[in-house]
RNA sequence: AAGAGGGUAGUGCAAUGGUAGCACGCUGGUCUCCGAAGCCGGAAGCGGAGGUUCGAUUCCUCUCUCUCUUG
Numbered sequence: 001a002a003g004a005g006g007g008u009a010g011u012g013c014a015a016u017g018g019u020a021g022c023a024c025g026c027u028g029g030u031c032u033c034c035g036a037a038g039c040c041g042g043a044a045g046c047g048g049a050g051g052u053u054c055g056a057u058u059c060c061u062c063u064c065u066c067u068c069u070u071g
Stems, first nucleotide, its partner, number of pairs: 001070007010024004018054001026042005047063005
């Protein structure tokens, strides 16, 4: 320099145009002599900026960052 892939909750991952979910973690309650486990709840997120669309995590462009490949 060129090419490919990734970025979503504290962490690891889903969601191929129509209410953003799962597990673990955190937290309130319940249970218990206490704690753990179990059970019932809660908070917390789409890297950034534009465009297309009635509607974008999703499609397009630019950009930031990480990984890989080629030279």

About this RNA: RNAcentral holds the sequence, with entries from ENA. Predicted 3D model of a 71-nucleotide RNA (transfer RNA) from a Pseudomonadota bacterium. The organism belongs to Pseudomonadota, within Bacteria. Its Rfam family is "tRNA". By type it is a transfer RNA.